[in-house]
Predicted 3D model of an 83-nucleotide RNA (transfer RNA) from Parcubacteria group bacterium CG1_02_44_31.

RNA sequence: GGGCAGGUGGCGAAACGGUAUACGCGCGAGACUCAAAAUCUCGUGGGAGCAAUCCCUUGGGGGUUCGAUUCCCCCCUUGCCCA
Numbered sequence: 001g002g003g004c005a006g007g008u009g010g011c012g013a014a015a016c017g018g019u020a021u022a023c024g025c026g027c028g029a030g031a032c033u034c035a036a037a038a039u040c041u042c043g044u045g046g047g048a049g050c051a052a053u054c055c056c057u058u059g060g061g062g063g064u065u066c067g068a069u070u071c072c073c074c075c076c077u078u079g080c081c082c083a
Stems, first nucleotide, its partner, number of pairs: 001082007010025003018066001026044006045056004059075005
């Protein structure tokens, strides 16, 4: 230099162009227990706000579209392969 694959909550990870984050872990609260562990139930992205509510969010920037995690382009970055 060329090619391929990946980058999504705190972590792992799924997602046909249609509510961004299913599911698991972790964490918080509760049940159970003498007390724990295990198990079960509910909750849990970030920011502002007393609250109602509002804003932001799939590596970054553009594009297509009524609508983009998804399609197209450029860049960054990680891994592998070729030279």

Description
The sequence was found in a public genome assembly. The prediction has a mean pLDDT of 81. Taxonomically the source falls in Bacteria candidate phyla (Bacteria). Rfam family: tRNA. About the family: Transfer RNA (tRNA) molecules are approximately 80 nucleotides in length.